This is a predicted structure of an 85-nucleotide RNA (c-di-GMP-I riboswitch aptamer) from Desulfosporosinus sp. UBA4726.

Order: sequence, then C1' cells, then structure tokens
RNA sequence: UACUGACAAAGGCAAACUCGGUGAAAGCCGGGGACGCAAAGCUACUGGGCUUCCACGAUAGGGUGAUGCUUGCCGGGCUACCAAU
Repeated sequence: UACUGACAAAGGCAAACUCGGUGAAAGCCGGGGACGCAAAGCUACUGGGCUUCCACGAUAGGGUGAUGCUUGCCGGGCUACCAAU
C1' cells in the first nucleotide's frame, strides 16, 4: 500500500415511531428515540423505485413529457479509524 473484518480497542452514524418546521407531493431539516450499519461518510454518474405544482392526455387516469426525491434500493467514483488473520 492492497485485500480482509474479529468473543479486539477508541469511537461514529441513526430505522421505525414521535414532536416541531418546510414542501404541491415524494421527501427533507431539527429534537427525542435505536432497527440496524465496517463505509448506514461524500457524490444523483448507471440501473431501479417514489412523487405530481406545471404541460399533454383522459375526464376516475402517474398514463406521457418535464421537475423533484430516494446514497439506510443496487452498482460505479472519491475519501476514511483500528489491526486479530
């Protein structure tokens, strides 16, 4: 340095739910709370999924376009603590 990840050590993050805020919504932000995570750190680049304020269409239409969201859905890229093997 790379790979690997333990009956190690020091720590870290924070699901559901809930309170407040924000958004048309999906969702996001903050507090509480821990299901879990060895990248559950960053990135919307690929694929998947979700939403519908707007346009088209239909008038029961997320259906099409175009936004937006999801990294704790998958993969890629970048960065990173420790050291049993």
The organism belongs to Desulfosporosinus, within Bacteria. Its Rfam family is "c-di-GMP-I riboswitch aptamer". Gene Ontology term of the family: cyclic-di-GMP binding.